Model confidence (mean pLDDT): 84 of 100. The RNA shown here (small-subunit ribosomal RNA) has 1459 nucleotides and comes from a metagenome. RNAcentral holds the sequence, with entries from SILVA.

RNA sequence: AGAGUUUGAUCCUGGCUCAGAACGAACGCUGGCGGCGUGCCUAACACAUGCAAGUCGAACGAGAAAAUCCACUUCGGUGGGUGAGUAAAGUGGCGAACGGGUGAGUAACGCGUGGGUAACCUACCCUAAUGUUGGGGAUAACAUUUCGAAAGAGAUGCUAAUACCCGAUACGACUUAGGAUUUUUAGAAAUUCUCAGUGAAAGGUGGCCUCUCCUUGGAAGCUACCACAUUGGGAUGGGCCCGCGUACCAUUAGCUAGUUGGUGAGGUAAAAGCUCACCAAGGCGAUGAUGGUUAGUUGGUCUGGGAGGAUGAUCAGCCACACUGGCACUGAGACACGGGCCAGACUCCUACGGGAGGCAGCAGUGGGGAAUAUUGCGCAAUGGGGGAAACCCUGACGCAGCAACGCCGCGUGAGUGAUGAAGGCCUUAGGGUUGUAAAGCUCUGUCAGGUGGAAAGAAAUGUUUUAUCUUUAAUAUGGGUAAAGCUUGACGGUACCACCAAAGGAAGCACCGGCUAACUCCGUGCCAGCAGCCGCGGUAAUACGGGGGGUGCAAGCGUUGUUCGGAAUUAUUGGGCGUAAAGAGCGUGUAGGCGGUUUAGAAAGUCGGGUGUGAAAUACCUUGGCUUAACCAAGGAACUGCAUUCGAUACUUCUAAUCUUGAGUACGGGAGAGGAGAGCGGAAUUCCCAGUGUAGAGGUGAAAUUCGUAGAUAUUGGGAGGAACACCGGUGGCGAAGGCGGCUCUCUGGACCGAUACUGACGCUGAGACGCGAAAGCGUGGGGAGCAAACAGGAAUAGAUACCCUGGUAGUCCACGCCGUAAACGAUGGGCACUAGGUGUAGGGGGUAUUGACCCCCCCUGUGCCGAAGCUAACGCAUUAAGUGCCCCGCCUGGGGAGUACGGCCGCAAGGCUAAAACUCAAAGGAAUUGACGGGGGCCCGCACAAGCGGUGGAGCAUGUGGUUUAAUUCGAUGCAACGCGAAGAACCUUACCUGGAUUUGACAUCACCAGGACAGACGUGGAAACACGAUCUUCUGCUUCGGCAGACCUGGAGACAGGUGCUGCAUGGCUGUCGUCAGCUCGUGUCGUGAGAUGUUGGGUUAAGUCCCGCAACGAGCGCAACCCUUGUCCUUAGUUACCAUCAUUUAGUUGGGCACUCUAAGGAGACUGCCGGUGUUAAACCGGAGGAAGGUGAGGAUGACGUCAAGCCCUCAUGGCCUUUAUGUCCAGGGCUACACACGUGCUACAAUGGCCGGUACAAAGGGAUGCUAACCCGUGAGGGGGCGCUAAUCCCAUAAAGCCGGUCUCAGUUCGAAUUGGAGUCUGCAACUCGACUCCAUGAAGGAGGAAUCGCUAGUAAUCGUGGAUCAGCAUGCCACGGUGAAUACGUUCCCGGGCCUUGUACACACCGCCCGUCACCACGAAAGCUGACUGUACCAGAAGUCGCUGUACUAACCC
Repeated sequence: AGAGUUUGAUCCUGGCUCAGAACGAACGCUGGCGGCGUGCCUAACACAUGCAAGUCGAACGAGAAAAUCCACUUCGGUGGGUGAGUAAAGUGGCGAACGGGUGAGUAACGCGUGGGUAACCUACCCUAAUGUUGGGGAUAACAUUUCGAAAGAGAUGCUAAUACCCGAUACGACUUAGGAUUUUUAGAAAUUCUCAGUGAAAGGUGGCCUCUCCUUGGAAGCUACCACAUUGGGAUGGGCCCGCGUACCAUUAGCUAGUUGGUGAGGUAAAAGCUCACCAAGGCGAUGAUGGUUAGUUGGUCUGGGAGGAUGAUCAGCCACACUGGCACUGAGACACGGGCCAGACUCCUACGGGAGGCAGCAGUGGGGAAUAUUGCGCAAUGGGGGAAACCCUGACGCAGCAACGCCGCGUGAGUGAUGAAGGCCUUAGGGUUGUAAAGCUCUGUCAGGUGGAAAGAAAUGUUUUAUCUUUAAUAUGGGUAAAGCUUGACGGUACCACCAAAGGAAGCACCGGCUAACUCCGUGCCAGCAGCCGCGGUAAUACGGGGGGUGCAAGCGUUGUUCGGAAUUAUUGGGCGUAAAGAGCGUGUAGGCGGUUUAGAAAGUCGGGUGUGAAAUACCUUGGCUUAACCAAGGAACUGCAUUCGAUACUUCUAAUCUUGAGUACGGGAGAGGAGAGCGGAAUUCCCAGUGUAGAGGUGAAAUUCGUAGAUAUUGGGAGGAACACCGGUGGCGAAGGCGGCUCUCUGGACCGAUACUGACGCUGAGACGCGAAAGCGUGGGGAGCAAACAGGAAUAGAUACCCUGGUAGUCCACGCCGUAAACGAUGGGCACUAGGUGUAGGGGGUAUUGACCCCCCCUGUGCCGAAGCUAACGCAUUAAGUGCCCCGCCUGGGGAGUACGGCCGCAAGGCUAAAACUCAAAGGAAUUGACGGGGGCCCGCACAAGCGGUGGAGCAUGUGGUUUAAUUCGAUGCAACGCGAAGAACCUUACCUGGAUUUGACAUCACCAGGACAGACGUGGAAACACGAUCUUCUGCUUCGGCAGACCUGGAGACAGGUGCUGCAUGGCUGUCGUCAGCUCGUGUCGUGAGAUGUUGGGUUAAGUCCCGCAACGAGCGCAACCCUUGUCCUUAGUUACCAUCAUUUAGUUGGGCACUCUAAGGAGACUGCCGGUGUUAAACCGGAGGAAGGUGAGGAUGACGUCAAGCCCUCAUGGCCUUUAUGUCCAGGGCUACACACGUGCUACAAUGGCCGGUACAAAGGGAUGCUAACCCGUGAGGGGGCGCUAAUCCCAUAAAGCCGGUCUCAGUUCGAAUUGGAGUCUGCAACUCGACUCCAUGAAGGAGGAAUCGCUAGUAAUCGUGGAUCAGCAUGCCACGGUGAAUACGUUCCCGGGCCUUGUACACACCGCCCGUCACCACGAAAGCUGACUGUACCAGAAGUCGCUGUACUAACCC
């Protein structure tokens, strides 16, 4: 210090989440030791039991028992001593108001901070002064007795005091009245004089005898100490008052009758409506009263760089409370935690009549809860109460126990050790890793264990002795000081130290997809599960679970919860508002905030110095003490604050003056749909009347509803009525905004320009408030021509409560009154100042010029456009700012819920204004980028359409597919781009499917072991075969010491392994289809942009083409295009057999001789390049026309397929990861199936006929194939074919007759001499075998079909159409596929439309990209709401009213003192 997450990617806005620190914590797993801390956050819930406040005999009276000793005894006991002046109780004093607990209440002078008290108190303590005198009568305890279960109460009698009472004395105390002096900010205070009232315990203890009395000695007395009384002062502690600070809600806006003040009285320690009587009518509040909710508060603590935010455990200060509420008493102090009274709730006892109690003290129990400890030891230390003291009391406190609850420290070993052991895990099988880790060797000894030793904390107090000082008459006593001895330890035989032995007893937890350090295997298969956010898991999961390995921390580690941080995400420091959330619709103006120039003064803000305070602890710094640290101690600084005082005066403020530039007024002008009222005008629509006139009009995409023969529409004339004002008219004008448009008049607001004069800061903004405010809507009354929600009808539509049409009511108009909202927008609040320009336009003015109007230049005010700097996330804004500054107001803080609910205010209503929460999501959003898409635009192309020719769809058959069927009908391909596709050929085989029969190292490969043998062939039996069994024959090669060994091959057994057309094409390679032979797809460098990206590749032309040219922040390059390759078209050269034959001879025949001229064959060349000419074009690229040429603008055809898209297709061609199978999903065999058949679709063949069928005759190809092959002549058969065998390894022979065509004949429009399906019969061929299930032939049979609905396909020239021929596969099987030639058209105006594609541009909320995204109802489920009913709690008003205090009145009792 940041990171993740919105998108295909980007920048921004914005939320959510994470990494940090902390905790009185809890939970999970784990757990060795010690030190120091901490430990009911919940039920201020209820509490058993014990303890937590007593003490004083030196204030007072009285006073046991047990036990023990002695004596006596009738053995029952009695008396005495000690126990003991003890225990317990009582009177009295002091304490109990401290200490300890808790945080319910309290939003308050409660707390904090600083002041005031001239408005007060203060026991014990210190100090100073004075004093301590004379008396008195009671009463507990106790005794006797009564009542009661008890608690307790009563009666009678006795007694004491430091208890109580009275008198004297008394000040500087108090009170009343009067006087004087001094001081003070105002009521006042202090001192002093006079007058009046108020007190004691003659007490306690110790000592002494100088004086008096009795005489060991004691009393009075004296003395010391303690106690006591009064007064002054101090110290300490409190009471009261005030300034400032102190949570949230305005959906709480008004509150208040003791209320605010005065006078008088009462009351208190004390001011005061604190209380009362009377008088006045005040007091508080937007700077937040009143009400509601929540909360003890502070020092501090946590966090943060700080400012802040959160918090208020432990420790410390203050406050409040003590079962709940109320009340007083006592006392210096309480309205009292372990006191009292009353009421209430609860618990307990009871004899039912009555009583008792209060753990929010320490332990402890129940309960609640996620959760918080021992019914411990001790007063040794510190502190407190009492006491003269010893001492007693002290759950305060000191310690110990429990708890990893926190912080801190230590340990669980150290060194060496490579064969890198074993084992585990992974593996590409080589190795890697665990890992110097272990073992082994050499050491050490902290902790724990054992043995032994052993502290500090202890200072005092008391007592004894000594010395000394002091009191005193005193060497008594007492007090003080010093020294010495004795006396006191809960913790605890604890800390600590030494020794012994021994690596021995001591490591876990979380995490490993990114954030975030750390990776692999197996299992699982959107299951189980994980998850803080994003998100993982659907068969190869680094994200689930386990293993191995690793990372982090470590006696802990994680999780959960909470706080701050990160979050500049409430922004004072330190944010924003054109489009992301956010400028009020507009103005006037109150409070408030801010405010021009100069001078003087003041000194509130501001700045500087001093003083006081800011408790301690904490935090910081420096030292020191525990072995270190945590912890503790000392010192310092600091505590940013408050108060007070002294100064400074620039700025702000205030006071008094000044100025004119801000603002305003007066004067002179012109502009304007500015506003209000009244009047007037013409055009048009509609209606009415009349005329002319006749059949339609109207309306639409097309129609219909509608109007019209009762006369419409059209046209002419006249009239009525309402509303709106063409042209001018313009990013022109005016207005604050809404808004304003014919003309004239009246009234009226504002702005602008010009020149002078005046006022003298009079200004800007503006919470509330007030006013204006389009359209629609509402109320009352008018008006109503046109238009027109609602409504009706007609259309269109699947429907059409719409769009279109015909009608039509509110309304639109006027007057008055409401409403108060709009995308009320420039989505941009108002004011002032400053910061380049250019160019329009409107109003006014000036200069120059002119006869004049213009032109030109300049200024002010408005209104537009373009642009610099600057700003902005970008788009954009840019003197009319969204730039740079100042002032004021309004508003925003993730999306949804929601501008909704509730409450309040406004409204006649409709509704408006104000304005949440639960819940839910991880986004919602802005701008820009690249694509894709559009029933957006522009340009262009393609048999894309159009123009044509021929088909498909109808029939029969063939073939493929779906479906169905089946034991099986094996599998794959499924829009174009599956469907005569894989399959260039399923009778067996193929074959993967089914049934059945067999087999298990296997049908096939490699290795190795054992045994045997060559293998193989022929034969017999069984069987459907595979196979099994049997017998027979034959018997390999090399070496050899002839025993054998080695090799190849085979059989049997056992083992590694084979095998799989089993799954996954969504794990893959490879191959292929498709867009598409479309013209595109990219890169380097540079430049532009924050960036994604852009540019280049866009633009102007041109092309079949990103083809080429020109231009250009681009310059170049690559893959594509084109060319290079093949075939074909012309010519030349070479060569001339098997091809050819012009000339010569010859033949039935290029048959033979002969000839390479020609054709042809097959090698090499030539040729075509927009090269030439003309025109157009930008002097270009190019296009058009022409010449020549066999061929002309790519000559024609082919091969050739960019980056990529479709998770396109194929695991069944092949290869291959993973998974599955292994007497089976492998292998062998027989038979069956892939050929099924109500049906649907695709692709084809043959037809429906006369441009034809049939018969006869006759002509012309190309390209191929052929030795298990093609097969001639000839013979046989109607034919398929059979016989036959010449020739041919093929430019030689064969397949092999090409057919359409041409010539002639016949048929004559019909289900036919068309058409051939189907069926019967008879055959041929192939083959082991044609039943399921081949092809062909002949005879017979002769179905559907008469040109094919919607729809749809191919083709632009040697093409379509038509005709035949060959080949691959193949034993046989071709309407399919591939190839060959013959004959040989029609049409293209053109690019509006359909389909597909390319480029540019535009919109987008799409990016899985329009087969996208997305809205609402309905159905179903879950959760709510609902009228009403009921309970609890609560405000206000009223009724009744305990204890208690004060007052009044009455009654009763009464010793002191008085009468």